[in-house]
Context: one part of a larger RNA
RNA sequence: GAACGAACGCUGGCGGCGUGUUUAAGACAUGCAAGUCGCACGGGAUUGGUUGAGUAGUAAUACAAGAUCAGUCUAGUGGCGCACGGGUGAGUAACAUGUGAAUUACAUGCCCUAUAGAGGGGAAUAGCCCAGGGAAACUUGGAUUAAUACCCCAUAGUCUCGCAAGAGUAAAGGUGGCCAGUAAUGGCUGUCGCUAUAGGAUUGGUUCGCACCCUAUCAGCUUGUUGGUGAGGUAAUGGCUCACCAAGGCUACGACGGGUACCUGGUCUGAGAGGACGAUCAGGCACACUGGAACUGAGACACGGUCCAGACACCUACGGGUGGCAGCAGUCGAGAAUAAUUCACAAUGGGGGCAACCCUGAUGGUGCAACGCCGCGUGGAGGAUGACGGUCUUCGGAUUGUAAACUCCUGUCAUCUGGGAGUAAGGCAUGGUCGUUAAUAGCGGACAUGAUUGAUAGUACCAGAAGAGGAAGGGACGGCUAACUUCGUGCCAGCAGCCGCGGUAAUACGAAGGUCCCAAGCGUUGUUC
Numbered sequence: 001g002a003a004c005g006a007a008c009g010c011u012g013g014c015g016g017c018g019u020g021u022u023u024a025a026g027a028c029a030u031g032c033a034a035g036u037c038g039c040a041c042g043g044g045a046u047u048g049g050u051u052g053a054g055u056a057g058u059a060a061u062a063c064a065a066g067a068u069c070a071g072u073c074u075a076g077u078g079g080c081g082c083a084c085g086g087g088u089g090a091g092u093a094a095c096a097u098g099u100g101a102a103u104u105a106c107a108u109g110c111c112c113u114a115u116a117g118a119g120g121g122g123a124a125u126a127g128c129c130c131a132g133g134g135a136a137a138c139u140u141g142g143a144u145u146a147a148u149a150c151c152c153c154a155u156a157g158u159c160u161c162g163c164a165a166g167a168g169u170a171a172a173g174g175u176g177g178c179c180a181g182u183a184a185u186g187g188c189u190g191u192c193g194c195u196a197u198a199g200g201a202u203u204g205g206u207u208c209g210c211a212c213c214c215u216a217u218c219a220g221c222u223u224g225u226u227g228g229u230g231a232g233g234u235a236a237u238g239g240c241u242c243a244c245c246a247a248g249g250c251u252a253c254g255a256c257g258g259g260u261a262c263c264u265g266g267u268c269u270g271a272g273a274g275g276a277c278g279a280u281c282a283g284g285c286a287c288a289c290u291g292g293a294a295c296u297g298a299g300a301c302a303c304g305g306u307c308c309a310g311a312c313a314c315c316u317a318c319g320g321g322u323g324g325c326a327g328c329a330g331u332c333g334a335g336a337a338u339a340a341u342u343c344a345c346a347a348u349g350g351g352g353g354c355a356a357c358c359c360u361g362a363u364g365g366u367g368c369a370a371c372g373c374c375g376c377g378u379g380g381a382g383g384a385u386g387a388c389g390g391u392c393u394u395c396g397g398a399u400u401g402u403a404a405a406c407u408c409c410u411g412u413c414a415u416c417u418g419g420g421a422g423u424a425a426g427g428c429a430u431g432g433u434c435g436u437u438a439a440u441a442g443c444g445g446a447c448a449u450g451a452u453u454g455a456u457a458g459u460a461c462c463a464g465a466a467g468a469g470g471a472a473g474g475g476a477c478g479g480c481u482a483a484c485u486u487c488g489u490g491c492c493a494g495c496a497g498c499c500g501c502g503g504u505a506a507u508a509c510g511a512a513g514g515u516c517c518c519a520a521g522c523g524u525u526g527u528u529c
Base pairs, nucleotide, nucleotide: 001529002528003527004526006525007524008523009522010521013376014375015374016373017372018371019369020368021334026332027331028330030329031328032327035080036079037078040077041076043074044073045072046071047070048069049068050067051066054063055062056061087287088286089285097211098210099209100208101207102206103205106204107203111200112199113198114197115196116195117194119153120152121151122150129142130141131140132139133138159168160167161166173192174191175190176189177188178187179186180185213259214258215257220250221249222248225247226246227245228244229243230242231241232240262284263283264282265281266277267276268275269274289310290309291308292307293306312323313322314321315320340366342365343364344363348362349360350359351358352357379409380408381407382406389400390399391398392397413470415465416464417463418462419461426452428450429449430448431447433445434444435443436442473518474517475516476515477514478499479498480497484513485512486511487510488509494501495500
């Protein structure tokens, strides 16, 4: 000199863009952060229409169990998602990461392409109902019911096993429309699904070469250890595991041990070489109160899943239960120190759904903080009796100083008034048209018309109004180092980065005037180069 996720002191007008618990991976009240599908399924509730046993009435009429049609909502079964997104950096010196290869040793839901199929049958179970147990969490028994839930049979080109012969393995329907039929049902067709296989894409698993901090006041380490045979296990290779056999394997090119540490793209500095660092953003890894384990699944050994153990906290009828913010806000604690218990799904993206749509503390916004960078302003021009006041003085004057007053202007920002966006692409309805089709249904595509979708926000921006009105401080002045005098103090009080100042004329302490440097900041401290 430069830099910072900074802090502290004094000061503080506005805007844009960023950044914001570096400490206790400490503990957490409260709310929200992962749901969705009724076009898989049987129930239930409810609204409207049609019909209506029956009841009241002399009648008109009123009420109405039930049936049926259309719609809305949904606890449960079922499907997909919950393995993404979001957080943190404790652990890890390792094939964790980076980079380059290998996989004839592998997997891959959803997506794309292609081929073939989708036949027949069955037994349950939740829910509902009944009867219990329990303070609760929850739970037991009985009866009954559905499916794209579950099971069996058939079929098997491709697929698996096998040299071959041969053997083995699958499925599910929903919904829109048309035609025939009294109906049951059958036929045609669109669409969303289902099964098998092959290929692709994507994403992962595994293996290897090289790179990868300090320490020898750590010199020897190792028995599943090193290799082989066989078996088990895995998607897959392999001591991954096991039985047997052999005695190997690593090491001063630093094994083993100890310490420290997530890694990288990058960031800071520097002319570079290098050095230091790894906040924000992006890629990878690891973790989810602590330790262990598996289940489900294409994928987890799973942050807001399960089980066991532990610590902690909470509820309890003392028998027993419940919980996990290193998600977003927020609280306590710790600390020099770090923000709102905010708005919206309008956009982008994600999950579910045929869709409408629903969910989304991802995300988009606003709020707080001079924490940083950048921009703007705090006025401009004229104005000498060089005013008053202050300070110094050799008492003549000098300086503050065109500075002020005063005159003429301007109107940025802030203030007030009025207008007022972009971010919106879509989706929906109707219409003709093109394709599909037997079809003027239905579905899909482009088009036209119509009514609509904005958190930010009455914000940005534009126009107008008034008026210099509302907006300057901090540090330094002995040398290094730009900038000097007076007074006070008297080795005292104090200053100080280094040299050093202060003991009666202190440009070095304190105050004042003046000057210098930066400026909405300026200094100090800490850290790095």
This is a predicted structure of a 529-nucleotide part of an RNA (small-subunit ribosomal RNA, 5' domain) from a Verrucomicrobiaceae bacterium. Its mean pLDDT, the model's own confidence on a scale to 100, is 84.